[in-house]
RNA sequence: GGGCUUGUAGCUCAGUCUGGCCAGAGCGAUCGGCUCUUAACCGAUAGGUCGCGGGUUCAAAUCCUGUCAGGCCCG
Numbered sequence: 001g002g003g004c005u006u007g008u009a010g011c012u013c014a015g016u017c018u019g020g021c022c023a024g025a026g027c028g029a030u031c032g033g034c035u036c037u038u039a040a041c042c043g044a045u046a047g048g049u050c051g052c053g054g055g056u057u058c059a060a061a062u063c064c065u066g067u068c069a070g071g072c073c074c075g
Stems, first nucleotide, its partner, number of pairs: 001074007010027004020058001029045005051067005
């Protein structure tokens, strides 16, 4: 230098192929219930510019493009 791949909540990930309900789950956090108390269990709440920029579209996490970072391979 070239190719492939990953990047979404504090953590681990789904959703992308086939654009469309105001972005989700588990764990964790906070609050409450239960309990003599803690843990466990139950309920609720908060938390995200979907790596970043641009484009297409009525509409983009999803399509196109540039770029950054991690991983693998080729030279």
Molecule: transfer RNA
Organism: Candidatus Woesearchaeota archaeon